[in-house]
């Protein structure tokens, strides 16, 4: 002194699913129904975030704890567009540490 893998983050790109759903109160604007926000009721979606759990550990054994996702659930979040998006790529910063 260089610094691979892994872990965090920051810019830029791509990046799915499902309802422009009925009602009701407000405000706007106004002349039938438009546009916001707010609640309520039925139906979905799975890719923020949040639980769950195989193997394996843990324990003398079981129990109980620990314990992965794009599996499950749908709490929360979302159902034109936008935005948000796991996860993908570049680039480019920090930590750890093999060598």
């Nucleotide at each position: 002194u260089c610094g691979a893998c892994c872990c965090c983050g920051u810019g830029c790109g791509g990046g799915a699913g499902a309802g422009c759903g009925c009602c009701c109160u407000g405000g706007c604007a106004g002349c039938c129904g438009g546009u916001c926000a707010g609640g309520g009721c039925c139906c979905c979606u799975g890719a923020a975030g949040g639980a769950g759990c195989a193997a394996g550990c843990c324990c003398u054994c079981c129990c109980c704890g620990c314990g992965a996702a794009c599996c499950u659930c749908u709490c929360a979040a979302g159902g034109c567009a936008a935005a948000g998006g796991a996860c993908c790529g570049c680039a480019u910063g920090g930590g750890c540490c093999a060598g």
Predicted 3D model of a 99-nucleotide RNA (Glycine riboswitch aptamer) from Thermocatellispora tengchongensis. The sequence was found by an Rfam model in a public genome assembly.